[in-house]
């Protein structure tokens, strides 16, 4: 160039046929402990890589960019 995958809290990931953004860990505050760890409860913390488009309604659909990893020239 060009053909596939992928980008969603500090990490890793789900997210179904478009209809209320979730799990794990991690932090943070409580319990428990002489303490610390596990443990148990709660709670902050992402509008989904950017910009348009479609729709009553977009992480999902279309389009153009940008970053990442693969393949091919």
């Nucleotide at each position: 160039a060009g053909c596939g995958g992928g980008g969603u809290g500090g990490a890793g990931c789900a997210g179904u046929u478009g209809g209320c953004a979730g799990c794990u860990c991690g932090u943070c505050a409580g319990g428990u402990u002489c303490a610390u760890g596990c443990c148990c409860u709660g709670a902050a913390g992402g509008c989904c890589g950017c910009a348009g488009g479609u729709u009553c309604a977009a992480g999902u659909c279309c389009u153009g960019c940008c970053c990442c990893c693969g393949c091919u020239a």

Transfer RNA from Methylovulum psychrotolerans, 73 nucleotides, folded computationally. The sequence is in RNAcentral, with records from Rfam. The prediction has a mean pLDDT of 82.